[in-house]
RNA sequence: GGACGUUAAGGGCAAAACCGGCGAAAGCCGGCGACGCAAAGCUACAGGGGCUAAGGCCGUAAGGCUAUGCCAGCCAGCUGCCAAA
Numbered sequence: 001g002g003a004c005g006u007u008a009a010g011g012g013c014a015a016a017a018c019c020g021g022c023g024a025a026a027g028c029c030g031g032c033g034a035c036g037c038a039a040a041g042c043u044a045c046a047g048g049g050g051c052u053a054a055g056g057c058c059g060u061a062a063g064g065c066u067a068u069g070c071c072a073g074c075c076a077g078c079u080g081c082c083a084a085a
Stems, first nucleotide, its partner, number of pairs: 005082001012037002018031005035073001041078003047075002049071003055066004
């Protein structure tokens, strides 16, 4: 070099469910657990997309709109370990 990463090895992360906590919710944290992942590492006003709607606004009401709350395991951007044939 192989490297546009599987049929090698070492090591890594950890979905759902359940338990505890935080939160209005979305969701997050810890435990347990592995569905998966070659970036499932980092980045969320300052790329796109998605979720929620406490507060606010509208409405007689039902309800609607709205992020200042979230999601990086949706895409994207940035960085990067290992090393088989």